[in-house]
RNA sequence: UCGUGCUAGACGGGGAGCUGGCGGUGCCCUGAACCCGCAACCCGCCUUAGCGGGGUUGAACUCCCCCUCGAGGUCCGGCUCUGUGGGACUGACGGCAUUACGUGGCGUUGAUGGAAGGGUCCCGCUCGGCGGGGAACGGUGAACCCGGUCAGGACCGGAAGGUAGCAGCCGUAAGCCGCACUUCUCGGGUGAGCGGGGAUUCCCAACCGGAGUCAACGAGUGCCGGCAAGCCGGAGGGCUCUGAUCGACAGGGGGUGCACGG
Numbered sequence: 001u002c003g004u005g006c007u008a009g010a011c012g013g014g015g016a017g018c019u020g021g022c023g024g025u026g027c028c029c030u031g032a033a034c035c036c037g038c039a040a041c042c043c044g045c046c047u048u049a050g051c052g053g054g055g056u057u058g059a060a061c062u063c064c065c066c067c068u069c070g071a072g073g074u075c076c077g078g079c080u081c082u083g084u085g086g087g088a089c090u091g092a093c094g095g096c097a098u099u100a101c102g103u104g105g106c107g108u109u110g111a112u113g114g115a116a117g118g119g120u121c122c123c124g125c126u127c128g129g130c131g132g133g134g135a136a137c138g139g140u141g142a143a144c145c146c147g148g149u150c151a152g153g154a155c156c157g158g159a160a161g162g163u164a165g166c167a168g169c170c171g172u173a174a175g176c177c178g179c180a181c182u183u184c185u186c187g188g189g190u191g192a193g194c195g196g197g198g199a200u201u202c203c204c205a206a207c208c209g210g211a212g213u214c215a216a217c218g219a220g221u222g223c224c225g226g227c228a229a230g231c232c233g234g235a236g237g238g239c240u241c242u243g244a245u246c247g248a249c250a251g252g253g254g255g256u257g258c259a260c261g262g
Base pairs, nucleotide, nucleotide: 001262002261003260004259005258006257009057010056011055012030013029014028015027020046021045022044023043024042034054035053036052037051038050063255064254065253066252067251068250072246073245074244075243077241078239079238080237081236082235084233085232086231089230090229091227093225094224095223096222097221098220099219101218102217103216104214105213106212113208114207117204118203119202121197122196123195124194125193126192127191128190130187131186132185133184134183135182137178138177139176140175146171147170148169149168154163155162156161
């Protein structure tokens, strides 16, 4: 140096999570890289850290180490979005009160204020009016079971006369109709008068006095109320922005057996 056969090794790796720790199944990233069984309230192992069985490859472009690059993941911080809990500091909103700064209204045809009158309000009395009811008055009104008079007829009597009594007529009870006038009573979204009371909402008429007054709107101040824009807390997502950590693939460099034969 070449050939043959073997062995170490290799037959994916990584992140988060779980774990005393290391792996695996599961999730995610990357890659393309054997088969079977076990396995998340888990399975196997112990710093030599998956176990058990089988297969392929095998000293190298494939194994081991170092460096570079860097997909991707995780964490801290920052920004932002969504939804949520809190409180009552700020903000805005609403209500109430107040000031009289602005606008405006009223005011020398007299404001605020003072002192007083009448009405509107309430009570009592009187009178009227309206409406209802009753009485009085007038009319009508009983075949018979109301009255008076009772023709005819009936009955009693020797006669004279008498008895009961229908119709008719005259009245009347209950009822019905009318009711201009009269009278009694009840009522009111009725009218007026008198007396007493009350109050300043409104109206009327004046007295004293002599310049403001009102608080409608805007503004200021105070109080109250809830709201969530700011505030505090915690949950989830996004950004790749800073930092930290792990790191596949890829590139570069270095290293690494045994036996036999030529």